The part of an RNA shown here (small-subunit ribosomal RNA, central domain) has 350 nucleotides and comes from an uncultured bacterium. The prediction has a mean pLDDT of 88. Its Rfam family is "Bacterial small subunit ribosomal RNA". RNAcentral holds the full RNA, with entries from ENA and Greengenes.
Context: one part of a larger RNA
RNA sequence: CUGGGUGUAAAGGGAGCGUAGACGGAGUGGCAAGUCUGAUGUGAAAACCCGGGGCUCAACCCCGGGACUGCAUUGGAAACUGUCAAUCUAGAGUACCGGAGAGGUAAGCGGAAUUCCUAGUGUAGCGGUGAAAUGCGUAGAUAUUAGGAGGAACACCGGUGGCGAAGGCGGCUUUCUGGACUGAAACUGACGCUGAGGCACGAAAGCGUGGGGAGCAAACAGGAUUAGAUACCCUGGUAGUCCACGCUGUAAACGAUGAAUACUAGGUGUAGGGGGUAUAGACUCCCUCUGUGCCGGAGCAAACGCAAUAAGUAUUCCGCCUGGGGAGUACGGCCGCAAGGUUGAAACUC
Repeated sequence: CUGGGUGUAAAGGGAGCGUAGACGGAGUGGCAAGUCUGAUGUGAAAACCCGGGGCUCAACCCCGGGACUGCAUUGGAAACUGUCAAUCUAGAGUACCGGAGAGGUAAGCGGAAUUCCUAGUGUAGCGGUGAAAUGCGUAGAUAUUAGGAGGAACACCGGUGGCGAAGGCGGCUUUCUGGACUGAAACUGACGCUGAGGCACGAAAGCGUGGGGAGCAAACAGGAUUAGAUACCCUGGUAGUCCACGCUGUAAACGAUGAAUACUAGGUGUAGGGGGUAUAGACUCCCUCUGUGCCGGAGCAAACGCAAUAAGUAUUCCGCCUGGGGAGUACGGCCGCAAGGUUGAAACUC
């Protein structure tokens, strides 16, 4: 390489947009590059295979045929692929009606709570734990009342509820704005799918500059526990957590399950639409599309389990795997301010 795989054994890229490329709907007509077929030439001899012959046999040698799966020229076929032309509407998209949503962005506003400050009441404790102590408190704490400051997060609603490609998104109002869905069927007419490179996005932590700092809290300090305790528990507490701009580019970035399309028993919840029956109307009942759950049959699977949201049956394209350790290390390249990231071995060993 071929073959086989990729939920949990090694293996799905963190996720999107998209270039080259690969693959691609229906019918009609043309061409004949691929494809199929005939002929001609060539495909040296030897070797090889089959048949026969010669050395007593065999090895060996000789003769005939095949084969040499290829290439070129030429005559045809037109189903499929390709290509050209004109067309179609089932894929895809545009416009329209409608409702749903923590989708994104920026600004403003709100209440509860913690902390701090000021003032009042009030007096000896508070706090904390398994038990304590460190700590706070007669310079008046804790508790309680009133006022004020400031930062961060938004109880209830809240839901295997919703939205988003993923990361993720939750108080309220407004600005700008993306996407999906239902319905109807006006328009375009295959405009599609995937996607090596590439581009932009990407939790937390971390980094740079400047702000901010209530609570929490790596590091650090003290008190306990303990044989010890560089921990678990307690009292404090700085980076950080927050904002703006820039960088980093990684996670058990998980459904450990790439994207797209088609098909393949049912049952039962739930979210957003649409239609129908009945009805005065609502409720109820039935059908249907899209999403999100549970159970389950065939089938699949090593088993666990998956099962129309497939891990079933098929097709297309991409990424990745090939014994364990060494090692996601070394070296080199690229990226980064750094931390480091990415690409990624070998010796040796079992």